Annotation
This is a predicted structure of an 83-nucleotide RNA (c-di-GMP-I riboswitch aptamer) from Thiobacillus sp. Lineage of the source: Bacteria > Pseudomonadota > Betaproteobacteria > Nitrosomonadales > Thiobacillus. The coordinates come from a structure-prediction model, not an experiment, and the mean pLDDT is 84.
RNA sequence: CACCGAACAGGGCAAACCCGUCGCGAGGCGGGGACGCAAAGUUUCCGGUCUCGCAGUCCGUGCGAGACAGCGGGACUGCCGGG
Repeated sequence: CACCGAACAGGGCAAACCCGUCGCGAGGCGGGGACGCAAAGUUUCCGGUCUCGCAGUCCGUGCGAGACAGCGGGACUGCCGGG
């Protein structure tokens, strides 16, 4: 340095749900709580899903703005061990 693994060691994160709070909403933040995760660390670059608005509707959809990093891919970074 690319690759493989989660056995060892230190550990880390935190689903659903509940409470509070922000948002038209998807959803975010804080606390509790653990379904899980070897990148469940960071990043909307690509696809996807979802929300809002405006059109259209031949009921197939288009455009704009947003949300999801625990939907998949990519990029950057990282502990332990193997090689």